[in-house]
Source information
Predicted 3D model of a 121-nucleotide RNA (SAM riboswitch aptamer (S box leader)) from Fulvivirga sp. M361. Its mean pLDDT, the model's own confidence on a scale to 100, is 77.

RNA sequence: AUCUUAUCAAGAAAGGUAGAGGGAAAUGGCCCGUUGAAACCUUAGCAACCCUCCGGAUCGUUUGUGACAACAAUUCGGAAAGGUGCUACAUCCAUCCUGCAUAGAGCAGGAAAGAUAAGUC
Numbered sequence: 001a002u003c004u005u006a007u008c009a010a011g012a013a014a015g016g017u018a019g020a021g022g023g024a025a026a027u028g029g030c031c032c033g034u035u036g037a038a039a040c041c042u043u044a045g046c047a048a049c050c051c052u053c054c055g056g057a058u059c060g061u062u063u064g065u066g067a068c069a070a071c072a073a074u075u076c077g078g079a080a081a082g083g084u085g086c087u088a089c090a091u092c093c094a095u096c097c098u099g100c101a102u103a104g105a106g107c108a109g110g111a112a113a114g115a116u117a118a119g120u121c
Base pairs, nucleotide, nucleotide: 003119004118005117006116007115008114013043014042015041016040017039021032022031023030026095027094028093029092044087045086046085049083050082052079053078054077055076056075057074058073060071061070062069091113096110097109098108099107100106
């Protein structure tokens, strides 16, 4: 840095350095911030995508008369050592499309964009 797939429900923070911004970008709104933003460091935690381990189910293979057993695949549940990620609300809302409703403000779904993981070039 390209493309593909999955998820975007829920969850989890303290301390130190620093010193004015931050919630991805633009505009408008909403919100957080000198009772200390971003960033960095330390420690702790969350989660279960990858890896690893444990148990169940299904199917197949091998041995076997057979039950059993072993192995592989898929799937479900669990653990959390390792690789990432994350730890305000919250992918904050609107913007593009569709549907519904309306005097109007709106509501629902999708797209786009983005984030993370795994694979790929």